[in-house]
Context: one part of a larger RNA
RNA sequence: AACGAACGCUGGCGGCGUGGAUAAGACAUGCAAGUCGAACGGGAUUACAUCUGUAGCAAUACAGGUGUAAUUUAGUGGCGAACGGGUGCGUAACACGUGGGCAAUCUGCCGAGAAGUGGGGGAUAGCUCGCCGAAAGGCGAAUUAAUACCGCAUAUGAUCAGGGACGACAUCUUCCCAACAUCAAAGCCGGGGCAACCUGGCGCUUCUUGAUGAGCCCGCGGCCUAUCAGCUAGUUGGUGAGGUAACGGCUCACCAAGGCUAUGACGGGUAGCUGGUCUGAGAGGACGACCAGCCACACUGGAACUGAGACACGGUCCAGACACCUACGGGUGGCAGCAGUCGAGAAUUUUUCUCAAUGGGGGAAACCCUGAAGGAGCGACGCCGCGUGGAGGAUGAAGGCUUUCGGGUUGUAAACUCCUGUCAUUUGGGAACAAGGUGCAACGGUUAACUGCCGUUGUAUUGAUAGUACCAGAAGAGGAAGAGACGGCUAACUCUGUGCCAGCAGCCGCGGUAAUACAGAGGUCUCAAGCGUUGUUC
Numbered sequence: 001a002a003c004g005a006a007c008g009c010u011g012g013c014g015g016c017g018u019g020g021a022u023a024a025g026a027c028a029u030g031c032a033a034g035u036c037g038a039a040c041g042g043g044a045u046u047a048c049a050u051c052u053g054u055a056g057c058a059a060u061a062c063a064g065g066u067g068u069a070a071u072u073u074a075g076u077g078g079c080g081a082a083c084g085g086g087u088g089c090g091u092a093a094c095a096c097g098u099g100g101g102c103a104a105u106c107u108g109c110c111g112a113g114a115a116g117u118g119g120g121g122g123a124u125a126g127c128u129c130g131c132c133g134a135a136a137g138g139c140g141a142a143u144u145a146a147u148a149c150c151g152c153a154u155a156u157g158a159u160c161a162g163g164g165a166c167g168a169c170a171u172c173u174u175c176c177c178a179a180c181a182u183c184a185a186a187g188c189c190g191g192g193g194c195a196a197c198c199u200g201g202c203g204c205u206u207c208u209u210g211a212u213g214a215g216c217c218c219g220c221g222g223c224c225u226a227u228c229a230g231c232u233a234g235u236u237g238g239u240g241a242g243g244u245a246a247c248g249g250c251u252c253a254c255c256a257a258g259g260c261u262a263u264g265a266c267g268g269g270u271a272g273c274u275g276g277u278c279u280g281a282g283a284g285g286a287c288g289a290c291c292a293g294c295c296a297c298a299c300u301g302g303a304a305c306u307g308a309g310a311c312a313c314g315g316u317c318c319a320g321a322c323a324c325c326u327a328c329g330g331g332u333g334g335c336a337g338c339a340g341u342c343g344a345g346a347a348u349u350u351u352u353c354u355c356a357a358u359g360g361g362g363g364a365a366a367c368c369c370u371g372a373a374g375g376a377g378c379g380a381c382g383c384c385g386c387g388u389g390g391a392g393g394a395u396g397a398a399g400g401c402u403u404u405c406g407g408g409u410u411g412u413a414a415a416c417u418c419c420u421g422u423c424a425u426u427u428g429g430g431a432a433c434a435a436g437g438u439g440c441a442a443c444g445g446u447u448a449a450c451u452g453c454c455g456u457u458g459u460a461u462u463g464a465u466a467g468u469a470c471c472a473g474a475a476g477a478g479g480a481a482g483a484g485a486c487g488g489c490u491a492a493c494u495c496u497g498u499g500c501c502a503g504c505a506g507c508c509g510c511g512g513u514a515a516u517a518c519a520g521a522g523g524u525c526u527c528a529a530g531c532g533u534u535g536u537u538c
Stems, first nucleotide, its partner, number of pairs: 001537003005534005012386006018379002025342003029339003034079003039076002042073014086297003096221007105214002110210008118152001120150002128141005157183003162177004167172001187202006223269003230260003235257008272294004276287004299320005322333004350376001352375003358372001359370004389419004399410004423479001425474005437461010482527005487508003493522005503510002
């Protein structure tokens, strides 16, 4: 000098930060990932129209059916759930940093370009019925739809044997030619039209390319230990095969006997890495909280499925420990998400508000979801700022302390007089963060036309924070100072008590009857809403 600090005494306000470092211990409760009805059938509700029935002479009332429209939704289906958020267990490793390589690779959504979107089929959730079970849930029958699933057609094209040219150290790559063979698709919402049909938007399929993201390989760099000196059989290499998006002992069969090591292999200990942070004149040393990038993990261990992407925090299966429910047969769960609880600990916050902004997911959109995020709350935990009044005021008051008893000191300090009005209090006014989206109206462009789309203008509407910041007024010095030290180092001294006792102490050292070193008091010094102590680093 510094700190994610803790403890003691004290404590007025604000701004900006920051807050589970220990038990990756266990968790009650709520929330943290949904959305789309413009993919699909069904159900419910409402309105309207229509038909039938009942009551009535009739108007009418009630009940039921059908159709249309609107709202809503359990299920099928699509996309998302692999992002965002948390933690640092493991890891000494191509994990990270940096620089390269992939002629050895993949990439949903998005951008650009080319081509297409024909014609069929069988099911199954849901619903209904029946059965089993305490529940969780399951079984059977009948029936139904799709952008769900499966054939067929077509092939711009893609894949694949081969041939040629250029390039390359090389396996090979790029371009051109090319036989046989294999490989696609889905509709929905509008507009015009009597209709046939035409047309717009969003989709779907194949291919090329970009962007983004990811995978793999390599050079170099960064801990301790030799009281660890030898280690290694898929081990090192080859051939062949399998596997992967892809290279590769990645895996397997066979063959060879290799490979690493004193420039520290192997083993042991410790540890997420980095940008950076702290310190220091620097060189260095120590550290890796917050913020940002990468990695690893998600009760413990293992495994795969789905998918463009996971071997998946709020998915599945198996095993284990723990906990809960149970009708004892069997089931359920995973806060290292946000709050919160217990525990251990010197020690670390609210079971808060809002999606207004920024961003993310879904949707054509309106919109919905979002403990990401934006805010508020708590803590002097840190940094910074402000205040606790200013000027005058000598009988140098009283009181305290001290004294050589004259005095000295506290001390312009107080009282008293005149002012000021920061902060807090109170009264009134009162923001920025809002851009957009959408509704309505008008105009222009695109189009054969309409819808749609694009653009411009006007208008209406959207704020959690918040009646906050800020501004103006009112009142009144009124509400706001402590902590440590005073022998030397080190700024600051006397009295009383005690008497090697009680005690102090960072080091030297004080205390045994005149203690500036213990305890109290007065005074003084230093910092100040803080001041000291402890711990740790330089």
Record summary: Model confidence (mean pLDDT): 82 of 100. Small-subunit ribosomal RNA, 5' domain from an uncultured bacterium, 538 nucleotides, folded computationally. The RNAcentral record of the full RNA draws on ENA, Greengenes and SILVA.